[in-house]
């Protein structure tokens, strides 16, 4: 001083309208058993706390935490 924090892990996600996929996991299917493949389930106070608003992952505004830059 910038840039991020969103599922067990990587992660998507704009004119604010109650959040997606990949993996991974448990159940079945198939198989003499497995493993690969299919099927079916999201497991989320969106890092905390507060303001604005009918309505916040999205705006404002304190705070913690990570990397990174300058001194």
């Nucleotide at each position: 001083c910038g840039a991020g924090g969103u599922a067990c892990c990587u992660c998507a996600g704009u004119u604010g309208g109650u959040a997606a996929a990949g993996c991974a996991c448990a159940c079945g299917a198939c198989u003499g058993a497995a493993a690969a493949u299919c099927g079916u389930g999201g497991u989320g106070u969106c890092g905390c706390c507060g303001g604005u608003u009918c309505g916040a992952u999205u705006u404002c505004g304190g705070c913690c935490c990570u990397c990174g830059c300058c001194a």

Overview: Predicted 3D model of a 71-nucleotide RNA (transfer RNA) from a Thermoleophilaceae bacterium. The coordinates come from a structure-prediction model, not an experiment, and the mean pLDDT is 81. Rfam family: tRNA. The family's RNA type in Rfam is transfer RNA.